[in-house]
RNA sequence: GGGCCUAUGGUAUAGCGGCAACACAACUCCAUGGCAUGGAGUAGUCCCGGGUCCGAUUCCCGGUAGGUCCA
Numbered sequence: 001g002g003g004c005c006u007a008u009g010g011u012a013u014a015g016c017g018g019c020a021a022c023a024c025a026a027c028u029c030c031a032u033g034g035c036a037u038g039g040a041g042u043a044g045u046c047c048c049g050g051g052u053c054c055g056a057u058u059c060c061c062g063g064u065a066g067g068u069c070c071a
Base pairs, nucleotide, nucleotide: 001070002069003068004067005066006065007064010024011023013021018054026042027041028040029039030038031037047063048062049061050060051059
């Protein structure tokens, strides 16, 4: 330098065009004399910019970052 893949709450991941989600973690409340555990609830997320579309996390283009292969 070139090809390919990936980027989603704090962490690990699902979601392939129509309400962003599960688990763990955080916080609040309940139960206990207290802890652990259990139950109920709350907050928090689509890497950035542009395009297509009535509508984009999703499709297209560019960029950034990471991984992998080639030179």
Molecule: transfer RNA
Organism: Candidatus Sungiibacteriota bacterium